[in-house]
Molecule: Glycine riboswitch aptamer
Organism: soil metagenome
RNA sequence: GCGCGGGAGAGCUGACCCUCAGCGCCGAAGGGGCAACCUCCCCGGAACCUCUCAGGCACCCGGACCGCGC
Numbered sequence: 001g002c003g004c005g006g007g008a009g010a011g012c013u014g015a016c017c018c019u020c021a022g023c024g025c026c027g028a029a030g031g032g033g034c035a036a037c038c039u040c041c042c043c044g045g046a047a048c049c050u051c052u053c054a055g056g057c058a059c060c061c062g063g064a065c066c067g068c069g070c
Stems, first nucleotide, its partner, number of pairs: 001070006011023005024057003030053001031051003037045002
């Protein structure tokens, strides 16, 4: 990296052509920030912490991470 399985959080209302808008909210794609940590203590790599730009708050899709196989 690929395949399969598991996989959280956060809402109402209105419009009316199933999608958007208002305010509120969530953080586990991604992105940014500090820096715990790792290291041959040099260079480096860096979070689930933090921000909420993106993304998300019915379903679907997505989804860090975990397990199995290659």